Small-subunit ribosomal RNA, 5' domain from an uncultured Alphaproteobacteria bacterium, 516 nucleotides, folded computationally.
The coordinates come from a structure-prediction model, not an experiment, and the mean pLDDT is 83.
It matches the Rfam family "Bacterial small subunit ribosomal RNA".

Context: one part of a larger RNA
RNA sequence: GAUGAACGCUAGCGGCGGGCCUAAUACAUGCAAGUCGAACGGGAUUGGUAGCAAUACCAUGAGAGUGGCGUACGGGUGCGUAACACGUAUAUAAUCUGCCCAUUACACGGGGAUAGCCUUGCGAAAGUGAGAUUAAUACCCGAUGGCACUGCGAGGAGGCAUCUUUUUGCAGUUAAAGUUUCGGCGGUAAUGGAGGAAUAUGCGUCCCAUUAGCUAGUUGGUGGUGUAACGGACUACCAAGGCUACGAUGGGUAGGGGUUCUGAGAGGAUGAUCCCCCACACUGGUACUGAGAUACGGACCAGACUCCUACGGGAGGCAGCAGUAGGGAAUAUUGGGCAAUGGACGGAAGUCUGACCCAGCCACGCCGCGUGCAGGAAGAAGGCUCUCUGAGUCGUAAACUGCUUUUGUACGGGAAGAAAAAGCUCUUGCGAGAGUAAUUGACGGUACCGGGAGAAUAAGCUCCGGCUAACUCCGUGCCAGCAGCCGCGGUAAUACGGAGGGAGCUAGCGUUAUUC
Numbered sequence: 001g002a003u004g005a006a007c008g009c010u011a012g013c014g015g016c017g018g019g020c021c022u023a024a025u026a027c028a029u030g031c032a033a034g035u036c037g038a039a040c041g042g043g044a045u046u047g048g049u050a051g052c053a054a055u056a057c058c059a060u061g062a063g064a065g066u067g068g069c070g071u072a073c074g075g076g077u078g079c080g081u082a083a084c085a086c087g088u089a090u091a092u093a094a095u096c097u098g099c100c101c102a103u104u105a106c107a108c109g110g111g112g113a114u115a116g117c118c119u120u121g122c123g124a125a126a127g128u129g130a131g132a133u134u135a136a137u138a139c140c141c142g143a144u145g146g147c148a149c150u151g152c153g154a155g156g157a158g159g160c161a162u163c164u165u166u167u168u169g170c171a172g173u174u175a176a177a178g179u180u181u182c183g184g185c186g187g188u189a190a191u192g193g194a195g196g197a198a199u200a201u202g203c204g205u206c207c208c209a210u211u212a213g214c215u216a217g218u219u220g221g222u223g224g225u226g227u228a229a230c231g232g233a234c235u236a237c238c239a240a241g242g243c244u245a246c247g248a249u250g251g252g253u254a255g256g257g258g259u260u261c262u263g264a265g266a267g268g269a270u271g272a273u274c275c276c277c278c279a280c281a282c283u284g285g286u287a288c289u290g291a292g293a294u295a296c297g298g299a300c301c302a303g304a305c306u307c308c309u310a311c312g313g314g315a316g317g318c319a320g321c322a323g324u325a326g327g328g329a330a331u332a333u334u335g336g337g338c339a340a341u342g343g344a345c346g347g348a349a350g351u352c353u354g355a356c357c358c359a360g361c362c363a364c365g366c367c368g369c370g371u372g373c374a375g376g377a378a379g380a381a382g383g384c385u386c387u388c389u390g391a392g393u394c395g396u397a398a399a400c401u402g403c404u405u406u407u408g409u410a411c412g413g414g415a416a417g418a419a420a421a422a423g424c425u426c427u428u429g430c431g432a433g434a435g436u437a438a439u440u441g442a443c444g445g446u447a448c449c450g451g452g453a454g455a456a457u458a459a460g461c462u463c464c465g466g467c468u469a470a471c472u473c474c475g476u477g478c479c480a481g482c483a484g485c486c487g488c489g490g491u492a493a494u495a496c497g498g499a500g501g502g503a504g505c506u507a508g509c510g511u512u513a514u515u516c
Stems, first nucleotide, its partner, number of pairs: 001515003005512005012369006018362002020327001025325003029322003034069003039066002046059005076280003086204007095197003100193007108142004118131005148173011178185002206252003213243003218240008255277004260269003282303005305316004333359001335358003341355001342353004372403004382394005409452001411450003417443001423436005460505005465486003471500005481488002
């Protein structure tokens, strides 16, 4: 000098930031991922028309369900990991890619189910069985098809070793879905792009040698398996290799980086907040679905723990946002809103969004402001000190007089953040563009502005032997105590305690801890 700090004393305000560093301990409660009727069957309810009524017709379209997309993003934490995890630079002639963009071609014909609904059984519940019946952009079959894939050939061009690319012949394989307000929105195949992901490699990446040898899928080869893809990744066989004093192996510690702190720099320390990457989601394992997961608020198995139970059996996972207990020196509200930005779904309206935007608490930090200004000597009273009829000092300090009103408090006004989207009109082949009149603010009647009265509402903390700015008196008497180092205290203590005075910093000051 610095800090995600804590503790003691003290405390007026604002702006911007920050806020479980410990138990990746256990969690009550609420919320944190849904959405689409313009994919589908269906139809509760409500309203209207006709009718005396039953009923019929029209509109509306809830809950649940099938189906699609999303739930792999966003948010949290730092357990593990010394590793191609991360950083940087390359490679993929060894790869994949939903939504989005561009281009090309296509979408023909058929079928059987199933949830829901209805009937019904079992169960305390969670849930589950049977029967009947029904739809789809759900599922299946056939057709067609190539620049797609596979196999066998022929020719050309190129390179970086395996090879790449292009032209062409034959054979085989694999597609599709509708809906509509007629404007569109979708579907299938292929190529390219964008963005994303995967893999490999060079270099860099903590401590211990009081860790010196380690290794059998180990190192390499051949044939296979598997994968989006290369590869001992896996498997069978064959060979005997591979790493190591340039530190293997083992042990300990640790998420990495951009950064942050310090320092003239070199360096040392650091990895809170914010951004990128990685890992994890009660503990361990496993796969399914999917473009993408070995999936925080999905599934299955095992385990520990907690809860419900009619004892037969079930349910759960805050390292999401709040909040609780515990631990601790120590770290906040079970708040408001989707108005903005962003995300999911939807044609849109819109719905959802503890992401986010805001508010609340805390001097935790940085920055800014204030606690008044000018005059005023009877140098008042009072305290303290002294060489004590008196002087010095607190001290222009106070009183008193005048002024100002930041701030605070009555009162009045009052934002920006909002751009739109959707609607209407016009232009346009489409996509889209232009114009137009409206609507939409949690924060918040907040910021800010005006303005009445009134010095009014606002100063502490530490230190004063040297280092180190600041000195006297009293008390104590190696006691009580102080102390960062040197050291003070045993009767004149500037070093202990109190007082007066002074010094430093200031809404803070000091101590402790850590680091340079």